[in-house]
Context: one part of a larger RNA
RNA sequence: GGCGUAUGGUGGAUGCCUAGGCUCUCAGAGGCGAAGAAGGACGUGAUAAGCUGCGAUAAGCUGCGGGGAUCAGCACAUAUGAAUUGAUCCGCAGAUUUCCGAAUGGGGCAACCCGGCAUACUGAAGGUAUGUCACCCGACUUAGUUGGGGGCGAACCCAGUGAACUGAAACAUCUAAGUAACUGGAGGAAGAGAAAACAACAGUGAUUUUGCUAGUAGCGGCGAGCGAACGUGAAACAGCCCAAACCAAUAUUGUUUCGGCAAUAUUGGGGUAGUAGGACUACGAUAUUUGGAUAUAUUAUAACUAGAACAGUUUGGAAAGACUGGCCAUAGCGUGUGAUAGUCACUUAUAGGUAAUUAAUAUAUUUGAUAGUAGUAUCCUGAGUAGCGCGGGGCACGAGGAAUCUUGCGUGAAUCAGCCGGGACCAUCCGGUAAGGCUAAAUACUCCUGAGAGACCGAUAGUGGACUAGUACCGUGAGGGAAAGGUGAAAAGAACCUUGAAUAAAGGAGUGAAAUAGAACCUGAAACCAUACGCUUACAAGCGGUCGGAGUCCCGAUUAUUCAGGAUGACGGCGUGCCUUUUGCAUAAUGAGCCUACGAGUUAUUAUUAAUGGCAAGACUAAGUAAUUGAGUUACGGAGUCGUAGCGAAAGCGAGUUUUAACAGGGCGAUAUAGUCAUUAACAAUAGACGCGAAACCGUGUGAUCUACCCUUGGGCAGGUUGAAGCUUUGUUAACCCAAAGUGGAGGACCGCACCCGUUGACGUUGAAAAGUCUUGGGAUGACCUGAGGGUAGGGGUGAAAGGCCAAUCAAACACGGAAAUAGCUCGUACUCCCCGAAAUGCAUUUAGGUGCAGCGAUUAAAUAGUUUUAUAGAGGUAGAGCUACUGAUUGGAUGCGGGGGCUUCACCGCCUACCAAUUCCUGACAAACUCCGAAUGCUAUAAAAUGUUUUUAAUCAGUGAGGGCAUGGGUGCUAAGGUCCAUGUCCGAAAGGGAAAGAACCCGGACCAUCAGCUAAGGUCCCCAAAUAUAUACUAAGUUGACCAAACGCGGUUUGACUGCUUAGACAGCUAGGAUGUUGGCUUGGAAGCAGCCAUUCAUUUAAAGAGUGCGUAACAGCUCACUAGUCGAGCGGUCGAGCAUGGAUAAUAAUCGGGCAUAAGUAUAUUACCGAAGCUAUGGAUUCUGAAUUAUAUUCAGAGUGGUAGGGGAGCAUUGUAAUUUGGGUAGAAGAAGUACUGCGAGGUAUUUUGGACUAAUUACAAAAGAAAAUGUAGGCAUAAGUAACGAUAAUGCGGGCGAGAAACCCGCACACCGAAAGACCAAGGAUUCCUCAGCUAUGCUAAUCAGCUGAGGGUUAGUCGGGACCUAAGGCGAAUCCGAAAGGAGUAGUCGAUGGACAAGCAGUUAAUAUUCUGCUACUUGCUUUAAGUUAAACGAGACGGUGUAUAGGCGUUAGUGCCCCCUGACGGAAUAGGGGGUUGAAUCCCGCAUGAGUGGGAGAUAGUACAGCAAAACUUCGGUGGCGCUGAUAAUCUAGCUUAUAUACAUCCAAGAAAAUCAAUUAAAGCAACCCGUACCGUAAACCGACACAGGUAGUUGGGAUGAGAAUUCUAAGGUGCUC
Repeated sequence: GGCGUAUGGUGGAUGCCUAGGCUCUCAGAGGCGAAGAAGGACGUGAUAAGCUGCGAUAAGCUGCGGGGAUCAGCACAUAUGAAUUGAUCCGCAGAUUUCCGAAUGGGGCAACCCGGCAUACUGAAGGUAUGUCACCCGACUUAGUUGGGGGCGAACCCAGUGAACUGAAACAUCUAAGUAACUGGAGGAAGAGAAAACAACAGUGAUUUUGCUAGUAGCGGCGAGCGAACGUGAAACAGCCCAAACCAAUAUUGUUUCGGCAAUAUUGGGGUAGUAGGACUACGAUAUUUGGAUAUAUUAUAACUAGAACAGUUUGGAAAGACUGGCCAUAGCGUGUGAUAGUCACUUAUAGGUAAUUAAUAUAUUUGAUAGUAGUAUCCUGAGUAGCGCGGGGCACGAGGAAUCUUGCGUGAAUCAGCCGGGACCAUCCGGUAAGGCUAAAUACUCCUGAGAGACCGAUAGUGGACUAGUACCGUGAGGGAAAGGUGAAAAGAACCUUGAAUAAAGGAGUGAAAUAGAACCUGAAACCAUACGCUUACAAGCGGUCGGAGUCCCGAUUAUUCAGGAUGACGGCGUGCCUUUUGCAUAAUGAGCCUACGAGUUAUUAUUAAUGGCAAGACUAAGUAAUUGAGUUACGGAGUCGUAGCGAAAGCGAGUUUUAACAGGGCGAUAUAGUCAUUAACAAUAGACGCGAAACCGUGUGAUCUACCCUUGGGCAGGUUGAAGCUUUGUUAACCCAAAGUGGAGGACCGCACCCGUUGACGUUGAAAAGUCUUGGGAUGACCUGAGGGUAGGGGUGAAAGGCCAAUCAAACACGGAAAUAGCUCGUACUCCCCGAAAUGCAUUUAGGUGCAGCGAUUAAAUAGUUUUAUAGAGGUAGAGCUACUGAUUGGAUGCGGGGGCUUCACCGCCUACCAAUUCCUGACAAACUCCGAAUGCUAUAAAAUGUUUUUAAUCAGUGAGGGCAUGGGUGCUAAGGUCCAUGUCCGAAAGGGAAAGAACCCGGACCAUCAGCUAAGGUCCCCAAAUAUAUACUAAGUUGACCAAACGCGGUUUGACUGCUUAGACAGCUAGGAUGUUGGCUUGGAAGCAGCCAUUCAUUUAAAGAGUGCGUAACAGCUCACUAGUCGAGCGGUCGAGCAUGGAUAAUAAUCGGGCAUAAGUAUAUUACCGAAGCUAUGGAUUCUGAAUUAUAUUCAGAGUGGUAGGGGAGCAUUGUAAUUUGGGUAGAAGAAGUACUGCGAGGUAUUUUGGACUAAUUACAAAAGAAAAUGUAGGCAUAAGUAACGAUAAUGCGGGCGAGAAACCCGCACACCGAAAGACCAAGGAUUCCUCAGCUAUGCUAAUCAGCUGAGGGUUAGUCGGGACCUAAGGCGAAUCCGAAAGGAGUAGUCGAUGGACAAGCAGUUAAUAUUCUGCUACUUGCUUUAAGUUAAACGAGACGGUGUAUAGGCGUUAGUGCCCCCUGACGGAAUAGGGGGUUGAAUCCCGCAUGAGUGGGAGAUAGUACAGCAAAACUUCGGUGGCGCUGAUAAUCUAGCUUAUAUACAUCCAAGAAAAUCAAUUAAAGCAACCCGUACCGUAAACCGACACAGGUAGUUGGGAUGAGAAUUCUAAGGUGCUC
C1' cells in the first nucleotide's frame, strides 16, 4: 500500500413534517384620488438595529357594542407599570394623520429651499402660529362664485398606430396577424341593439352568447394555408325618445294702412310610422302599466352567546393505544392536547343575539311617464346625404363577374306616384323605410374579500420569495437577481468542579424517555478523511476481474478428528474500460474528476386502425333544462351526425345509371346488407409537441460619469536660445533704392522641466495592473493641455477617416419583450424477461449526410402458393475457339501487277535494280463494339417425388436509403492501391466460440441454461501448451527453413536421373624428370629471338614426348611455366542435359520467426497409424416458444421442431408516487427511512431478521401518473486532485534596549541607521459618509503574528451676520403661459423661470478641546435692516459693470534668506571661561492725520496696560518616591538697519490679427443711540489603505503653496521643516 471488519469525522441525501405555494368552485366586491390617492421619506418604544403597527394625540386617542382575567406586537430579558371602578383583546363608528408624491403659492438635485395676502403674538424690525394663493373645462348672478378634470390600479372591453422572426422545406402575392408592442378612453362589465334585416313565393321578426350546420359553400403564387352564412336546438328577453309638419309664448329685427304682418332666435305644447304614420278636420275618454323620493313596519346582517355524552385496568416518560364495561348523536367535519379521542379543549348540527348603518319586502303619501275612432284636399317625415368616378380599407371573399359596409379627393339626386335591398346588371315579384338618439339580461375578466375543494407540490419541489425577498448582491442606468425550514412534550438550554491565558475548547457532574436530541441541535446515506484489528505485499509488469487454489486467521457443529461457513489470497489459466458515432474503435476519435439530488415522447382537439363493451337496420345524443346526497350522478333534451343505394358534370333517374339520336358494347354499382356510440391502445395532423443548443430579425425603452465632436465659463505651460517685420542713427542717392550699427521682440521657431503622448527594447502574460513597469523616445505658445456645467442616441450620433469611438461590448450599443423565433445540424434520451428481425439498393428530388414511392423487417387476418432434385421440351450467342467464313488488323518467305531510280541514240520498244510494293501461295498469329462455330451455368414450361408456409394478398407499425472485406467475371487505373465503378456469391455490419502469435470480414463452426461426461472439425501432438521426443524412406548445413515477402542473373554447394568419354594394356590428381633441333620461321621494325603486329600447306627433324608455342617476363634476349611424354602410385576419372534442397543477388532506422533447439530434426518431402482439439455433435438434468395429439379441458402431460442478434416490430412483467373499496391489516411491547446478514425469484425484484430510528404505514383488486439515469463540454450542492506546491503586490533597511502582555521581528517609548523632500511635506475642490477621538476586545477582516488597526462593541465629537452656498445676477443649456406643428403619445417655442465653471458681497489676532474653530472664549473691528432723535434733498438719462493673445517697463506688499547690533535661555566627561556652538526674539482689519503726482498703494500715530518668548510661585492627577505634570497667579526686558530674490497684485506702454460673454449690484442720504441679523455645509481622508479601478491593487485624480546648498532652472544630487521604513 491492498482487501475485509469495527468505530468515528465530514457532509446533508433519504424518510417523516408544514408555517408557504399552485389550480379551481361558490358567494361578495369590482375601484382609490384635490375632503390630497397608490407608493414612499422621516419619525414614533424605558432600553430599540430589523419587521409590524402608528403619526408630534405617533405599537396609539374617543364613543358604542361584545367579552371576563390577565396584559404592555414579532421578541422567550431586565426594569417599571396597567387591570373586576372591567384592562389586554374582538366588532362598528369617529378623531389625529409630519414631509414628499397628480402635488396644485414660486422654485427644485423627491421627501428640501424661498414667498405673497389676511389674522394673532411682540412697540418696530426679525421671527413664529393658523388659513389661503396652480392650471384646464363647464355653468351662472362673470374683477367673482360654484361644479368637474388631472394621478394610480391585475385582467377583461372599445378605439388609433401597427412589426418581425416564422410557414410556404428558397422567395416577392400570401402567412405569422390586425398578433406583439406603443397610445387614447370607459365600465363593472364594455361593445352591439329595436330592420332602408333575413329569406324565397313558404315564412321569420332588436341585440348578445352558445350546440349544430361545417372544416361544408367558398377564397387562395387554387400553393402554404384561410374559412363563412342561411337554417335549426338552446340561454336570456324589453322596448323607447327626438328632428319636422302644426299651435303658443318671449325677445330682437324689418315693414306698416299702426290694427297688425313677416323673419330670426329661444322656450313650451304636439308628434315618431311602413297592412305607412303624423300634422290638419270631426268625434270620444281618464283606462292600463310603470319609475323616483319620503315615512312606518317586518326581515336579514358584526363581534358574540348556548351547545349532548367516559370511566376503570394495563404498557409507557406521557394514553387518545390495548382490554373491560358505558353514554350522546338534527353534533362520528376538522384541528389541537406528552402516541391513533364522537364522549378532554376549540369547534361541529342546531338554536339565539343587536347600537348605528345598509339592503330587501309590504303599506301609505307625494311626484312623473304611458293609450283611441273616422276622413284624406293640403303639409311634414333627418342633404353636400344617397348614388357615381378615382385611390384605399373592412367583409371567410387576395379586383375577381364582386354585390354589401366604410371614406381621402372629385361630382352629386329624389321627396311617398318617393327611396333602399334581395351577391355584376335588367325586368317582375318580395322585404324594408337610410342619412338623429337611448336601452337591462343572457357574455368576458379577477389586483381584492369571505367560505371551501384537490387521484396538485412538500424545502434542488411548490411562487423568484414557507425565513428581515424583489431582500443581500451586480449594473451609470433601463434592468438583473439569489442562498437560507425542523432541539425537546416541556428550556427542564447544562448549577457546580477540573484542564486551559480565556467569555475558545475539552473532561466530569446534573436535566431529560432519549444529549451519538447540546443549540453548527429530528432522521443522518454517498463521495471524501481517519483510527484499531485479521490476512496479504519489497525479483515484480498492464482494463485489476473471473476460474482454479496453497497457507494463515475467525466462528459453529462434533462421534475428538473430522466437517460446514466466513476473511485474506502466495501461485497459475484466460482476459485491450463504458458511452456515442461509424464500413470499421482498446484506440492515439467524442463525453464524463468523484458522490448525492434534479434532468428529456407529455397534454388538448380531430382523424384512421385494432381490441373490448352496449344496442342493432339502426346507433348516438350536443348545448341546455330539472332533480339531488351538489365540480359528481340521474332523468329529460333527436337540433344534428353516421349508416341503410347507386350512377351522372348536372338536370335527373333509380337496382340500376351513364355514355349515344337510338341500340349494342363499355364504365361504375346491385345481385352477397352492418352499422353506430363509448372506453382503451398504437400512429398521424394542428399546437413549443422528446429535451437542451444558435448566429440573427423586429418592437419599446435606457445610456455621451468612458470615449468622439461641439457650446459656455475658468485654469496651466521652470528656465535657456535664436533674433522676423517695424523703428532710430550713420553712410549712400537728385530723390528713392541699398548698406551698416543699434533698437525691437515675431514665430503652428529651437533646446528642455511640469503637462500631454506612447517610438524602441526588456520584463510582465493563473500580472502589482482585464494594457502596466523600467529604459529609450515625440510634442511642450499651440490645429496645445486641462477642470466644471451642458448638447448630439442606435441604421442613429460623432469621426484631421483607423470601420475608429459611443460606459472593460461595435461591419450596427445595452435592457426587456415578440419568444419555448427557426435549426433537413450536433449531443443526450433513464427498469426486466420472452418471440421475430432488417437496410446501406432502384426511381425522383435547388437533390446528394434530407425526403417521397418501391425493395427488404414486424404484427394480425386470409389465400395457396413457393423451393429443391430428376426427366423432357425450349429461347439464346457468353467462355472457348476460329478467321482461305465476313469486317478490321497482322510476322516471315515465295511470286513481282504497278511505281521509283539508273542505263539506252530524239522518241518508241527495251534492259538493269541489294528500292517501294498490289494480287496470289506457303507459314505464323490478333479483336469489347469480328463470327463459319460454340459450351458449362443461369432462365422458361410440363410431369413426378421430397419439403411444409419458406410464397402471395390486405390492414397497421416501422427502420434503412454513408456500407465494408474476401473470392470469381469485368470497366477504369500502371492487368498500381487497404483505389474506384458494376455483376454473382459469401461473411462482417447485427456473430460470440476454436484455429491463423496478436487481427471486423481468411479456415472451421452459428452461443437457451447447467455438468470436473463422451466424439470430432479446422489446426495440431519436445517444453511453454492439451495430444507421437510416433513409424518408414529420403533431402537440407543455409540457423536456409520451421508460419511474411522477393526476381532477373550467377554458382566445381550438395543429392539424384538420363546420355556420353577415358580407364589394371594403369586412367584422373599429386610427386620426380624431360619439355629439344632446323630457328632469332618469314615480313615488319631502332629491336620483334614461341609470346607488339602481319603472313602461312603452322613445315620438318630427333623423339617416350615436346606447339614455328598456353601464360608470366625482357628494350630485345635471357628466365619461370603450360600443352605433351616417361617414371612412381593403383581404381575409378571426366563431360553434357535435367530434377530436389541449399547459396549469392539481399539495403532503414530500439534486439525481436515466442523461446529453446535442428545430422538419432522438434526442418522439408512422401506414406501410415494413434491421440489432442470448439459454446459443432452426443449424453444427463432444467427453462422457455411454436406446432400436433391426448386428457382430469383452459392448464397439465406426451411428441416434434426451435430459442446469436444492431436499427426496428410484437408480447409478458417488476419497481416508484397517489386515489377508491362498509376489503384485510401492522405499529411506542417500536412505523417509515438508514446500515448489515440470511433466504428466495430467469430477471426487474421480493421476504425474514439484527442494529439505528422515534411516528406512521402495508397487502389485495382496480385506477391515475411530474413513474425508473452513467454519460447531454447537463443543472445545483458537497468533497477530492494538483499540494502542504505556486504565491504573500515595487530591492527606501533595518538593529538594539526598555514597556504592556498568556504570547512580541511587526504595538508603545527611547537610541542609532535608512528613505522622500516641486514630496512620499502643507492646504483645498470633487467624491466617500463616521473612516475622526476615547475606552474595552481579538472569532472574522489585515495575503503571516498581533497585545495593534481605516476591524468588533460602547460612548463622545462637527457651534459662523463676516468662510462656502441660498434669501442677488446672468452664460451655454433646460423647462416653458402665448403661439405653431403632429394618428395618439408628443415635438418646437415668446414672455418668463431655472441654471456657475463667471459677476456682486461685511473679521482679524491670541488662547482653548481627547476630538471643532476666521464658527467657542477674550480683545479689537466691519456690513445690513429697523425704531427714536436731529439735519438735508426731490432725481433724468448717460455712465460704469465690461473683458483677446503676446511682449516690455515700472511700482511693489506679504514673504523669505543672509549679515550686523541688542535681549533672553541652553550645552560642555572632569576643572575653568565665553571669545565657541545652539535656540528664540512680534502684531491684523478698519479708522484718523499728513505727504508722495491721479490711482493702486505707501509713510507716521493709535489699536497695543493685549499677547508671546522668558523668569518665579504653583492646584489636580500619575509616580519606580527620584520625579513627571502645569489649572492658575505674579513679574520684567529687548532696536532696528543693510543687502539679495520676488512668479501675487496694480498700472502704463508697445505690438499683432483670429477682433476677443451677459445680467444684476453701484451711482441720493448723513449723524448718534438702541435693537435685530435666518437656512444649509463645517468631524475625517483627499497623488490616497478612506475617491475611481471586484482587493489595505506599483494604475488614474482639477487647483494653491512649495525653504537651503549646487545651478539658467520647479532640471540634477544632497539636505531643512514635516513625513516615512512601503503588514511576512
Predicted 3D model of a 1624-nucleotide part of an RNA (large-subunit ribosomal RNA, half A) from uncultured Psychroflexus sp.
The sequence was found in a public genome assembly.
Rfam family: Bacterial large subunit ribosomal RNA. Its family is annotated with structural constituent of ribosome and ribosome in the Gene Ontology.
The coordinates come from a structure-prediction model, not an experiment, and the mean pLDDT is 80.